Overview:
The prediction has a mean pLDDT of 81. Predicted 3D model of a 482-nucleotide part of an RNA (small-subunit ribosomal RNA, 3' major domain) from an uncultured bacterium.

Context: one part of a larger RNA
């Protein structure tokens, strides 16, 4: 001076506890393990691996498996010899393609000492060398997780100790906070807290189309549809507004706590973004970059097919139920955020008894056009049954997206109708517009979402408290630990 204690005080957190939904049972997506394969590429493994990297595995992606194939290579650079403008297209053979032959169109340089000179490009031979998702993340750099958005980490100078150090930063209060006070052998200082950034809640002031419509005036079946208009909603730029500022109480006359006032908001309004020293030789050599090793007719390239999609099992993580707060049919309104040109797709028609879709193209690089229909809700029925609950599986037809849906895609119609009547030990989330629950849009994409990221409807309960679990924080004690 840490670090640890089933020491000790004090304090904080969805940590207990009060409460609301869940997982642990079914099925079915997916991720992993193990097991199988020629291969099932490869990493990630307590919190901090397991719908993770992968915001998209039919081919490609692919790194892995056979099989076919090339060997200065699929890229760069030089050097040497030949040839040549560059480029760019068709056709035919052969082949599972890489690939090889064979014919052909289009087009046809610059400089120049006029030399087969140099410059660019194409071939051919070699060496130099590309290459390598081959190993080590315990060689590394860069970039993340964690603990933790926890409230902590430190330095100069003085002082104190032979010293390692130690005071400062402990102590009394206070705080979300090493946040302020007061005190003090310290004084002040840096990196974190806060605050300065963004959304959002409130009026206000400019702006008025593509948005709006209160007032006139026209119009229609209807409709801001026309004229108008800019009040009003919205938009989006600028200041304003919340500071314990005011008042009372109560602290030590102090920081502050408490109650009131007014106000949209009150005491850090609410959410982001922001992650100090360091910790775990944590995670990544497979984004990338890199030392070192190690392959070089291959561990380096292309190609066709196959794999990652395998299935006795076991976790994790999710949909979707088990039904009446519910199914089914019918009505039928009200979001906000988004995305369109190798796109978004109205209207009509087609198609089937009802559709997935297809024809078709108005309008729209979009506050104008469109995708788009919100779903929760109303009314009727059905009556507790493995059922009009539930929807796997399987058969059979269409249908889209692509060269290609056999392995191995997505949709839709008909027919089948499994397990499953609320889940054992255990365990996880959540404190307000929050849980639950209900839809709708991005990305990624040719196609494919029960994943993820965002969006906005409807919208609870419960907290008496800090004794007990975990995790942290500050003092302090023991200690044979380092």
């Nucleotide at each position: 001076u840490g670090a640890c204690g089933g020491g000790g005080a004090c304090c904080c957190g969805c940590a207990c506890a009060a409460g609301c939904g869940g997982u642990g049972g079914a099925u079915u997506a997916u991720g992993u393990g193990a097991u199988u394969u020629a291969a099932u590429u490869c990493g990630u493994c307590u919190c901090u691996a397991c719908g993770c990297g992968c915001a998209a595995a039919a081919c490609c992606u692919u790194a892995c498996c056979a099989g076919c194939u090339c060997u200065u290579g699929a890229c760069a650079u030089g050097u040497g010899c030949c040839u040549u403008g560059a480029u760019u297209g068709g056709a035919c053979g052969a082949g599972a393609g890489a690939u090889c032959g064979u014919c052909u169109g289009a087009g046809u340089c610059a400089c120049u000492u006029c030399g087969g000179g140099u410059g660019g490009g194409g071939g051919c031979a070699a060496c130099a060398c590309a290459g390598g998702u081959g190993c080590u993340g315990c060689a590394u750099g860069g970039c993340u997780g964690u603990c933790g958005u926890c409230a902590g980490c430190u330095c100069g100078u003085a002082u104190c100790g032979u010293g390692a150090g130690a005071c400062g930063u402990u102590g009394g209060g206070u705080u979300a906070a090493g946040u302020c006070c007061c005190g003090c052998a310290a004084c002040g200082a840096g990196c974190g807290c806060a605050a300065c950034c963004c959304c959002u809640g409130c009026g206000g002031u400019u702006a008025u189309u593509u948005g709006c419509c209160a007032u006139c005036a026209g119009g229609u079946g209807a409709u801001g549809c026309u004229g108008g208009g800019c009040a009003c909603u919205a938009u989006a730029g600028c200041a304003g507004g919340a500071c314990u500022g005011c008042c009372g109480g109560u602290g030590a006359u102090a920081a502050g706590c408490c109650g009131g006032a007014g106000g949209a908001a009150g005491g850090u309004g609410g959410g982001g973004a922001u992650g100090a020293c360091g910790u775990c030789a944590a995670g990544u050599c497979a984004u990338c970059a890199u030392g070192g090793c190690c392959c070089u007719u291959a561990c380096g390239g292309g190609c066709u097919g196959g794999g990652c999609u395998a299935u006795a099992c076991a976790c994790g993580u999710a949909a979707u139920a088990c039904a009446a707060u519910g199914g089914c049919u019918g009505u039928g309104a009200c979001a906000a955020a988004g995305a369109g040109g190798a796109u978004c797709g109205a209207a009509a028609c087609g198609g089937u008894g009802a559709a997935a879709c297809g024809u078709g193209g108005a309008g729209g690089g979009a506050a104008u056009c469109u995708c788009a229909a919100a779903a929760a809700g109303c009314a009727g029925u059905c009556u507790c049954a493995g059922u009009u609950c539930g929807g796997a599986u399987u058969g059979u037809c269409u249908u889209c997206u692509g060269c290609a849906a056999c392995u191995c895609g997505g949709a839709g119609g008909c027919a089948u109708g499994a397990a499953g009547u609320u889940g054992a030990a255990a365990u996880c989330g959540c404190u307000a517009g929050u849980a639950a629950u209900c839809g709708c849009a991005g990305a990624u994409c040719a196609g494919c979402a029960u994943g993820c990221u965002g969006c906005g409807g409807u919208g609870a309960a419960u907290a008496c408290g800090u004794u007990c679990u975990c995790g942290g924080g500050u003092c302090u004690u023991g200690u044979a630990c380092a």
About this RNA
Its Rfam family is "Bacterial small subunit ribosomal RNA". Gene Ontology terms of the family: structural constituent of ribosome and ribosome.